[in-house]
RNA sequence: UAAAAUUUAGAAGCGCCAGACUUCACGCAGAGCGCGGAGUUGACGAGGGCGGGGUUUAUCGAAGUAUUCGGCGGGUGCCCCGUGCUGCGGUCCAUCAGCAUUACAGGUUUUACAAAUCCUCAAGCAAUUGACGGGACAAAAUAAACCUGAUUGGGCCUU
Numbered sequence: 001u002a003a004a005a006u007u008u009a010g011a012a013g014c015g016c017c018a019g020a021c022u023u024c025a026c027g028c029a030g031a032g033c034g035c036g037g038a039g040u041u042g043a044c045g046a047g048g049g050c051g052g053g054g055u056u057u058a059u060c061g062a063a064g065u066a067u068u069c070g071g072c073g074g075g076u077g078c079c080c081c082g083u084g085c086u087g088c089g090g091u092c093c094a095u096c097a098g099c100a101u102u103a104c105a106g107g108u109u110u111u112a113c114a115a116a117u118c119c120u121c122a123a124g125c126a127a128u129u130g131a132c133g134g135g136a137c138a139a140a141a142u143a144a145a146c147c148u149g150a151u152u153g154g155g156c157c158u159u
Base pairs, nucleotide, nucleotide: 014073015072016071017070019041020040021039022038023037024036026034027033028032044061045060046059050082051081052080053079054078055077083100084099085098086097087096089157090156091155092154093153094152104149105148106147107146108145109144110143118134119133120131121130122129123128
C1' cells in the first nucleotide's frame, strides 16, 4: 500500500464547553488553598421526520439537595412555497379549511405504554461508570366508543 475477515461507530434530550468533583506531583503551609498533569460529571425516559427554503428559549411528564441547560452548536417544532390526503353518490378542475402517507377538527368517557432514581452484581485508588441484571410508577401525542361540526363554483357520469 492492496485485498479479505471480524469488531466498533455512524448521535437528535443530541454533541461540545464553562462550572462542579476525583486523583497524582509540586509549592505555600492553619489539612486547606494555589498550580500543573491525568480523569469523572455535565437531560431521565415517552413523543416527534412528505420535499425545498426560512427560523430558534420546539411537545409531554418522571425524578431531584441539584447544572434536568449557565453558555455554544445542532434538532423530527413552527412559518412560507410545492406535492399529496380528507371534507357525506362517483370522478376531474379551481377555491377554502385541516392534516402528512395510520394523511379533517372539537368535546365527553374509557384504555395502553417509560427510563433514571432504588436494589443486586461487576469495573475503577477515587470522582464515577457498566449490565442485551431485578422490581415499581407517568403525562401528552395515540387508540376505542359516542356526540357536534367540516367551503364554494364549474365539467362529465350515475340515481
Predicted 3D model of a 159-nucleotide RNA (glmS glucosamine-6-phosphate activated ribozyme aptamer) from Sporobacter termitidis DSM 10068. It matches the Rfam family "glmS glucosamine-6-phosphate activated ribozyme aptamer". By type it is a riboswitch. The source organism's lineage runs through Bacteria, Bacillati, Bacillota, Eubacteriales and Sporobacter termitidis. Its mean pLDDT, the model's own confidence on a scale to 100, is 75. RNAcentral holds the sequence, with entries from Rfam and Ribocentre.